[in-house]
Context: one part of a larger RNA
Molecule: large-subunit ribosomal RNA, domain II
Organism: uncultured Actinomycetes bacterium
RNA sequence: GCCUGCGAGUUAGCGGUGUGUGGCAAGGUUAACCUGUUGAAGGGUAGCCGUAGCGAAAGCGAGUCUGAAUAGGGCGAAUCAGUCGCACACUCUAGACCCGAAGCGGAGUGAUCUACCCAUGGCCAGGUUGAAGCGACGGUAAGACGUCGUGGAGGACCGAACCCACUUAUGUUGAAAAAUGAGGGGAUGAGCUGUGGGUAGGGGUGAAAGGCCAAUCAAACUCCGUGAUAGCUGGUUCUCCCCGAAAUGCAUUUAGGUGCAGCGUCACGCGUUUCUUCCCGGAGGUAGAGCACUGGAUGGUCUAGGGGGCCUACAAGCUUACUGAAAUCAACCAAACUCCGAAUGCCGGGAAGUUAGAGCGUGGCAGUGAGACUGCGGGGGAUAAGCUCCGUAGUCGAGAGGGAAACAGCCCAGACCACCAACUAAGGCCCCAAAGCGUAUGCUAAGUGGGAAAGGAUGUGGAGUCGCAUAGACAACCAGGAGGUUGGCUUAGAAGCAGCCACCCUUGAAAGAGUGCGUAAUAGCUCACUGGUCAAGUGAUUCCGCGCCGACAAUGUAGCGGGGCUCAAGCAUACCGCCGAAGUUGUGGCAUUCAAGUACUAUCUCGGCCUGCUUAGGCAGGUCCAGGAUCUUGGAUGGGUAGGGGAGCGUCGUGUGGCGAGUGAAGCGGCAGGGGAACCUAGCCGUGGACGCCACACGAGUGAGAAUGCAGGC
Repeated sequence: GCCUGCGAGUUAGCGGUGUGUGGCAAGGUUAACCUGUUGAAGGGUAGCCGUAGCGAAAGCGAGUCUGAAUAGGGCGAAUCAGUCGCACACUCUAGACCCGAAGCGGAGUGAUCUACCCAUGGCCAGGUUGAAGCGACGGUAAGACGUCGUGGAGGACCGAACCCACUUAUGUUGAAAAAUGAGGGGAUGAGCUGUGGGUAGGGGUGAAAGGCCAAUCAAACUCCGUGAUAGCUGGUUCUCCCCGAAAUGCAUUUAGGUGCAGCGUCACGCGUUUCUUCCCGGAGGUAGAGCACUGGAUGGUCUAGGGGGCCUACAAGCUUACUGAAAUCAACCAAACUCCGAAUGCCGGGAAGUUAGAGCGUGGCAGUGAGACUGCGGGGGAUAAGCUCCGUAGUCGAGAGGGAAACAGCCCAGACCACCAACUAAGGCCCCAAAGCGUAUGCUAAGUGGGAAAGGAUGUGGAGUCGCAUAGACAACCAGGAGGUUGGCUUAGAAGCAGCCACCCUUGAAAGAGUGCGUAAUAGCUCACUGGUCAAGUGAUUCCGCGCCGACAAUGUAGCGGGGCUCAAGCAUACCGCCGAAGUUGUGGCAUUCAAGUACUAUCUCGGCCUGCUUAGGCAGGUCCAGGAUCUUGGAUGGGUAGGGGAGCGUCGUGUGGCGAGUGAAGCGGCAGGGGAACCUAGCCGUGGACGCCACACGAGUGAGAAUGCAGGC
């Protein structure tokens, strides 16, 4: 890991509430216990609930309490159903759907591991160093002292056994739940070690690491309290049908929990009250706008005041390229400004439409109370975030299908079932790949399309406006481009061309007191301007369409899904076709629900009446009414998580009735069939060898794929 088996809402209480059903009913009912029986009942009236309430109570009583009250007010009556069983749903108290802590307490067991201590034993190859003391000699007045011996001290030295565990490699489902290899440290000492003994769990022991106390230690282990508790995680077993949420508000030692409300479902009741559109009538201060208020803020005019200057003994006066309130003019800004002011939305009335799983009320049962994205209106943030917080609508959540290459939240569209039928939506129609290399007119040359800004540019198409032009424009070429004059000033120089001032006159077709280059200054080249040659358009500017540059990233083209596409297979406009979904239609079928109908046709059931049998109970037949089921027709509906409701299948057993079985039960393997599902067998073959099935009731240890589930097997 797989297979098989086991594995989770149970049980108790004369508990609570509700629904269904049954008995009795102003009453209902027993409990303990007794008798009887083995399951069979009878007795038992204590007690409980109801029939009357009010008051704290005494108490009074259809009233009572408060009160001085006969007032008022509160709670009641008048307004009449309970009670005892059974079943189901939920709930309370209990372990209470199952598994799961770390822990807490009690009673005990442990020092054969290890820590320390006590008693008694044992062990430490070999080698080295050479303390004190002592002796001899030297030395001294005597000493001290020195030298040479002797001696054999030391938590002394080197190094085996022994003890330790510093480094590294291996090992890491190991040879080993701590080792092995190679090195390392101590090795007469605070040394190592045998045997026996002592200290025990909030306790011991500790040269102290929270270390060690039997592979367990910030409180050992075993059993018990114990099924501790777990607002937490995981798991919770057959089917079909109908409806179908929430992720919000308020509160919370509350924030991943809970209570109430909101939203779901079921039952009963009300019966259009709901919703939509139109009309009418309302309230409002948002968007926008405005500046009338409150504030902000720019410039001008005007000017009080202030500063500076002049003047001045003081006072005064004059002036100002300074500042400047108020006033005024012009143009602005505002969530907490408003002289104004929508659209939507909201409230009320009327009309019409709508009959919808509309609305409202009461009750049973819930779940939800982590939401997500997108569009729009905003707050926070940086007018950042797949950010965060509100409002509003949608989708996902709980929604499949088609499109967006792929893609919960985007676009289209809401899946009862079947069909090798049709029409469409979004989106598409050259090939991949269903359908047009459709039609018409333009645009784009950038593979733009198929990523991007400020900004830049004789790209290109269109629409304007203003110039010049056959009296010849624009461009090109030929020629001229002069004189006063080197204008004046300045300057070393300044001659059109460093700079300053002025910018005239003449000749002329035209020519600036000079556009640029140039020189030290001149010179020189050139332009403006003019004539000629040529012969038809040429400039400036505004707006619109489509393009260009701006444009740099990491595995591999890689910013059309790919191929590929250029009068397009790109873009714009108009048009005609077609494809395209679980949408819609067609055909057939199932279910739910509503309405109507029918012959009184058929069946069941409640009740009434009649007849027959019968002691009664009851049975059989006939007739009538109502309801349900069934039938027919028509309409609507049938996505679905949490969740509510309904109907069934299957397993084991009990009761009653009926059946099968050695001429072969159950079980098992295979075949053949049936049903809307869980499932079933009118049947067949094999195996097997003794029990099994159906109907109606009843009762559960009643359904397995998940729980790092448990046990076994492989």